[in-house]
Molecule: transfer RNA
Organism: uncultured Candidatus Saccharibacteria bacterium
RNA sequence: GGCUGUGUAGCUCAGUCAGGUAGAGCAGCUGCCUUGUAAGCAGCGGGUCCCUGGUUCGAUUCCAGGCGCAGCCU
Repeated sequence: GGCUGUGUAGCUCAGUCAGGUAGAGCAGCUGCCUUGUAAGCAGCGGGUCCCUGGUUCGAUUCCAGGCGCAGCCU
């Protein structure tokens, strides 16, 4: 330098194919329970969906460019 994959909550990831209210588990916080802790139960909060632009009534999703990471080739 070329190709492929990937980027979504603190962490691990789904959702994208086929555009229409952003989700799960763990973690965190509050309460219940307990002599106390853990476990268990109930609830709550947490997101510029990597960036910029384009298409569209509407983009995490489609298109273009860029950036980061991983792999392969040279």